Annotation
Predicted 3D model of a 1490-nucleotide RNA (small-subunit ribosomal RNA) from a Bacillota bacterium. Rfam family: Bacterial small subunit ribosomal RNA. Model confidence (mean pLDDT): 84 of 100. RNAcentral holds the sequence, with entries from SILVA.
RNA sequence: AGAGUUUGAUUCUGGCUCAGGACGAACGCUGGCGGCAUGCCUAACACAUGCAAGUCGAACGACGCUUAAGUGCGUAGUGGCGAACGGGUGAGUAACGCGUGAAGAACCUACAUUCCAGACCGGAAUAACCAUUGGAAACGAUGGCUAAUACCGGAUAUGCUCACAGUAUGGCAUCAUACAGUGAGGAAAGGUCCGCCGCUGGAAUAUGGCUUCGCGUCUGAUUAGGUAGUUGGUGGGGUAACGGCCUACCAAGCCUACGAUCAGUAGCCGACUUGAGAGGGUGAUCGGCCACACUGGAACUGAGACACGGUCCAGACUCCUACGGGAGGCAGCAGUGGGGAAUAUUGGGCAAUGGGCGAAAGCCUGACCCAGCAAUGCCGCGUGAGUGAAGAAGGCCUUCGGGUUGUAAAGCUCUUUAGUGAGGGAAGAACAAAAUGACGGUACCUCAAGAAUAAGCCCCGGCUAACUAUGUGCCAGCAGCCGCGGUAAUACAUAGGGGGCAAGCGUUGUCCGGAAUGACUAGGCGUAAAGGGUGCGUAGGCGGCUUGGCAAGUUAGAAGUGAAAGGUAUCGGCUCAACCGGUGAACCGCUUCUAAAACUGCUAGGCUUGAGUGAUGGAGAGGUAAGUGGAAUUCCUAGUGUAGCGGUGGAAUGCGUAGAUAUUAGGAGGAAGGCCAGUGGCGAAGGCGACUUACUGGACAUUAACUGACGCUGAGGCACGAAAGCGUGGGGAGCAAACAGGAUUAGAUACCCUGGUAGUCCACGCCGUAAACGAUGUAUACUAGCUGUCGGAGGUAUCGACUCCUUCGGUGGCGUAAGCUAACGCGUUAAGUAUACCGCCUGGGGAGUACGGCCGCAAGGUUGAAACUCAAAGAAAUUGACGGGACCCCGCACAAGCAGAGGAGCAUGUGGUUUAAUUCGAAGCAACGCGAAAAACCUUACCAAGGCUUGACAUUUGCUGACAACCCUAGAAAUAGGGCUUUCUUCGGACAGCAGGACAGGUGGUGCAUGGUUGUCGUCAGCUCGUGUCGUGAGAUGUUGGGUUAAGUCCCGCAACGAGCGCAACCCCUAUCUUCAGUUGCUAACAUUAAGUUGAGGACUCUGGAGAGACUGCCGAUCGAUUAAAAGUCGGAGGAAGGUGGGGAUGACGUCAAAUCAUCAUGCCCCUUACGCCUUGGGCUACACACGUGCUACAAUGGCCACUACAAAGGGAUGCCAACCCGCGAGGGGGAGCAAAUCUCAAAAAAGUGGUCCCAGUUCGGAUUGUGGGCUGCAACUCGCCCACAUGAAGUCGGAUUUGCUAGUAAUCCCGGAUCAGCACGCCGGGGUGAAUGCGUUCCCGGGGUUUGUACACACCGCCCGUCACGCCAUGGGAGUUGGGGGUACCCAAAGCCGGUGAGCUAACCGCGCACGCGGAGGCAGCCGUCUAAGGUAAAACCAGCGACUGGGGUGAAGUCGUAACAAGGUAGCCGUAUCGGAAGGUGCGGCUG
Repeated sequence: AGAGUUUGAUUCUGGCUCAGGACGAACGCUGGCGGCAUGCCUAACACAUGCAAGUCGAACGACGCUUAAGUGCGUAGUGGCGAACGGGUGAGUAACGCGUGAAGAACCUACAUUCCAGACCGGAAUAACCAUUGGAAACGAUGGCUAAUACCGGAUAUGCUCACAGUAUGGCAUCAUACAGUGAGGAAAGGUCCGCCGCUGGAAUAUGGCUUCGCGUCUGAUUAGGUAGUUGGUGGGGUAACGGCCUACCAAGCCUACGAUCAGUAGCCGACUUGAGAGGGUGAUCGGCCACACUGGAACUGAGACACGGUCCAGACUCCUACGGGAGGCAGCAGUGGGGAAUAUUGGGCAAUGGGCGAAAGCCUGACCCAGCAAUGCCGCGUGAGUGAAGAAGGCCUUCGGGUUGUAAAGCUCUUUAGUGAGGGAAGAACAAAAUGACGGUACCUCAAGAAUAAGCCCCGGCUAACUAUGUGCCAGCAGCCGCGGUAAUACAUAGGGGGCAAGCGUUGUCCGGAAUGACUAGGCGUAAAGGGUGCGUAGGCGGCUUGGCAAGUUAGAAGUGAAAGGUAUCGGCUCAACCGGUGAACCGCUUCUAAAACUGCUAGGCUUGAGUGAUGGAGAGGUAAGUGGAAUUCCUAGUGUAGCGGUGGAAUGCGUAGAUAUUAGGAGGAAGGCCAGUGGCGAAGGCGACUUACUGGACAUUAACUGACGCUGAGGCACGAAAGCGUGGGGAGCAAACAGGAUUAGAUACCCUGGUAGUCCACGCCGUAAACGAUGUAUACUAGCUGUCGGAGGUAUCGACUCCUUCGGUGGCGUAAGCUAACGCGUUAAGUAUACCGCCUGGGGAGUACGGCCGCAAGGUUGAAACUCAAAGAAAUUGACGGGACCCCGCACAAGCAGAGGAGCAUGUGGUUUAAUUCGAAGCAACGCGAAAAACCUUACCAAGGCUUGACAUUUGCUGACAACCCUAGAAAUAGGGCUUUCUUCGGACAGCAGGACAGGUGGUGCAUGGUUGUCGUCAGCUCGUGUCGUGAGAUGUUGGGUUAAGUCCCGCAACGAGCGCAACCCCUAUCUUCAGUUGCUAACAUUAAGUUGAGGACUCUGGAGAGACUGCCGAUCGAUUAAAAGUCGGAGGAAGGUGGGGAUGACGUCAAAUCAUCAUGCCCCUUACGCCUUGGGCUACACACGUGCUACAAUGGCCACUACAAAGGGAUGCCAACCCGCGAGGGGGAGCAAAUCUCAAAAAAGUGGUCCCAGUUCGGAUUGUGGGCUGCAACUCGCCCACAUGAAGUCGGAUUUGCUAGUAAUCCCGGAUCAGCACGCCGGGGUGAAUGCGUUCCCGGGGUUUGUACACACCGCCCGUCACGCCAUGGGAGUUGGGGGUACCCAAAGCCGGUGAGCUAACCGCGCACGCGGAGGCAGCCGUCUAAGGUAAAACCAGCGACUGGGGUGAAGUCGUAACAAGGUAGCCGUAUCGGAAGGUGCGGCUG
């Protein structure tokens, strides 16, 4: 520090995901030791048991025990101090609760410390105790006795308190401080070991607390208004103290858009964690503060509480009970149950530190110190070290050679940390000394033995370090994202190997980071999400030049504070580290003081350039109202006139003989404004278009008189705001949603046509939205130009006008000036450079939806979520492909022709069906007379039956020497049995048999694992590369353009220059000629014959070698756009042949997972007494049917008969077979010749000549069938071919549709060959005869090129929308129903404080009184009142749960209906609105170009 993921690829936008760190964690697997930490995050759920706050006998009486002793000890009670600390928890709390900084001149403070002053005289009770007595208990009741440092009265007393009145100083004020007065009031306690410890009043310090204030402190505005003690005042009360804290009265305030109130959530902080930082998240342990103590309320005591282990009341719960009544509160330490993924011992000790009491000894202390449990975390250590190659064995892989595990092990030599055994053994201890250690015989030290006792977990497709084998076969499974798995999985599982970390390793969860993905640092808004429809303007924000002052911001210095711990720098202590300690810096903050005055601000002035006013002038569809006019449509009346009109792609509905359309004249009425008209004008936008008048807004130019910053922007607010729509009333010609009819169509709720209502128009009132767009907020400044146009001004020239130059304001075009941008593009009218302010965005879908609020008559608008779901959605550009886009060009592509196919019969192939089997493959073109250039057996792969198992075939080992052939027997044969007979040899062996294991064998699977071969686009003209250049890039350029060509063929031009594979040429055949050669070929002349038969000849034909020839070479063009030229084109000459002469071979980069595992080869899988092999028989030949390819025909251009010509190319020895003979014939006999220019197949046929038939199912046609034959072959039944005779079917030229062919071609006619025993209508070749047509490129098909659009890229056989049906998921509405928290009103009202009363009760003090007693003061019970918890009632609001039914949404593999969108998507699309329709959607009106 980045990476993966949208695409065929690219750049960008944008989300999702990963790598890092952290944790009070949990889970899985594993687990040696130690140190230091940490350990109920959930149920503030309920709690058994024990312990957690007591102490003082030197305050007091009493009692008990004890003592020689009133000696000592103990304790219930009275009394004092403490129990308000310490410990726990985080429920509540959004608050002065917390943090930080201030204030208290409105405060309190026991114990501690210091200082001043004091402690005198009296009194009355009461617990304990005793007696009686109630109760189950808890706990009491009555009477009596008694003490105190308990209680009470009196005295004395300091400016201690109050009242009155002063002086000085200080303070913002109330007032404070100091000094000196008068009056009133207020204290005390003793104990003792005689050291001291206590007591009272006052002052001060310290500590702790209380109160107030500034600033900071979560989310929601779908919470916008809240508040009656509320805000303030006065009097009173209350408090330690200020205060509506409380009360009476008065006033009507107070809080709030800088977010009140309400709702939700939450203890706050130091800090912890992450981060470069800024930030973000968290608030365990430790520390500070707060709050709470079963829930709610209340006070008492006290210095301090409204009190965790106190009291009272109410409630819930639990327990005891004799049913009358009582008891309780672990959120103290342990522990239990429960909850939960999950969190420990009912341990030791007060030795240390700290706390309470005590004079002290001491007692108490689950605070604390320790130990135990847990890998929960951090840190450290170990599980050994060295050597060791025969690279052991084993495992795994393998190309079988080897590789790897791997110096790893073993072996050898060492060491002993931890662990084990033994011995020694601390510090922590501090008190004068002595004594005192839970931890603990612990840490640590020494010795001994022995490698001994100690390694796992995750991962290995990319991100991301690490690869093979086997198994599995879209199964099982994996997965953080992308994605793996459908028979060769580095992605699943296992193994081997490897990588990482290590007593741990992974997973899950959460947080930060990466994420600049909420952007302060540090983002954006033309098209990706995003500029408000437009203006005016409030608050707010921001603001021109200049002078003086102030000092709020700002800057500098100083002071205080910023607790400790933590973090950080450094030093030190545990062997190191973690951990701990010392010191420093820092703590970026707040407060106070001082200083400065540049900038901002405030204040007082000034200025004119921003802004505005005035004056002068012209331009304009700017607005509103009233009026006027013409053209056109329609309608009405009348005339003329007659059969149609209208409408469409073509029609029909419709109108018309009751007279339409057409035409003439007159009239009515409404709407809209031709030409001018223009990227012209005006307006803020929406928008505005005949003419005239009235009223009226704004802009501009010139001028420089006036004001003097008056400005910019603008949340809320207000106003305007197309079309559609709504309300009321008019109006209604044309047009026209809906609707009706006619067409189209599979359908047609559409497009087209005929009609037609709302509406469109006017007035008034609503609505408030549009692709309200420049998809671009407003304002200001600056930054090259060129060129139009509108309005104005100035200048120059001119007699004048036009023109030209300059300038201001608008409106356009171009532009690589620069700059910006992902690109497209923008570019002085910015999307450039900057400033100010506003609005808006933060992945796609759900959704601009739901709910709520506001607005509206409604339609609806505005504001505006979530659950759930996906890994994308998207922008621009690129290359392709495609288009019912455009352009150019080609092809038997169409057209023009000829002959066919499709109908018939037959042949053949295929499908289907059938079958034991009908073997397999081929499947649009590019499968179907294809593999198959030959299925009776064989072939043969299929089926049935019978057999074989190292095998029919190959290699290897051993043994034997035969085997085979022939004959016989059984059998369908294979085979089995028997007979007969018996090797060769170069001595290596061959051949055969037997035995055995390795192995053979497979036409079994996979052509989607492959090689090779092939088809196809297509013999189409294309496909690429190097360097350079352009572009961020994919890519482009070259290869495009202008011509030309069969051709990317060539020429010219050009940021390209070259090159390669293709094209062409080189090769073969053919067409002409020359030359050489002359048999088996040829024959002109000569001779000869029946015959080139023979002699002879090389002239000719022919054969086959070598050459020539054709190259736009020559000529012309008023062809080759223009200036010039080229490539070439057209015409001509010559020539056998002319522009590639004709034909063949030759097939670029690639496409189709095209075909073939059954030609062959081959990986993997499968079979192995069978999926191998042998044999016989059957099948591949089946047959309701469908299709392809052919043959033969339907006839007279013909059939039949007779006669008679003319080829080429081939084959031939298991062969071709002549002559001759036999047979009607197939054929048979025969045997000459020929390994072939010699012999033979072999007759060429159509043609020609002559005859016949006479248009018919025929003298056409030949299927089918019968009989008899022939041939091949072991064998023609299934199942061959041929012949003869007989039979004589369909068929009279073929629907939709469709094929081939452009010249020696089509058509037609025969001939040959391969295969082959036999079998050819097929296939491959050969020649004979031999046409027609081509205007042309509009259309169909295919192809090439350029361009354009694209939402396609598996590429249009693409993509994709909506309804419906089914499953699942979340969600809205919903009659209602259940629950919750909060508030309001009222009722009832416990305890308690306060107030009143107090006839009852009453020790201290007072009065009377000798006393008893009486009275008073004071107090208490009781009662009354205010307040009030809990409870109850009521009506609302809010938040949740459930809910029959219902609405849409998402998702799923596939289904139904259509085809809306993407191409001109077949009616351009989209936006708003209205309406209609199964659905996408259609239509109307207005708008946009995306």